[in-house]
Molecule: c-di-GMP-I riboswitch aptamer
Organism: Jeotgalibacillus sp. S-D1
């Protein structure tokens, strides 16, 4: 320094699920908890997956004194600027071991 990672040794991380707090949700923090990992440290740069708040589109009530028109609720579709690094390329940096 490069390589490999044992039914080993040290140390490490914590998935579902529960609480609370956040946020439209997706999820995310923090606390309990471990199914699991040799990078399940870090980075949303490719690729995927998940959400649609705003936004755009599509038809379009009720009500406005009454028609009509337009707008709007609510509806449906798209759609990342959100979210995932424990879905993956890739890039960054690091523990302990040499069986």
């Nucleotide at each position: 320094a490069c390589c490999a990672g044992a039914u080993a040794a040290a140390g490490g991380c914590a998935a579902a699920c529960c609480a609370a707090u956040u946020g439209a949700a997706a999820a995310a923090u923090u606390g309990g908890g471990a199914c699991g990992c040799a990078a399940a440290g870090c980075u949303a740069c490719g690729g995927g997956u998940c959400u649609a708040a705003g936004g755009c589109a599509u038809a379009g009530a009720g009500a406005u004194a009454a028609a009509a028109a337009g707008a709007u609720a609510g509806a449906u579709g798209c759609u990342a600027a959100g979210a995932u690094g424990g879905c993956u390329g890739a890039g960054c940096c690091g523990c302990c071991u040499g069986a």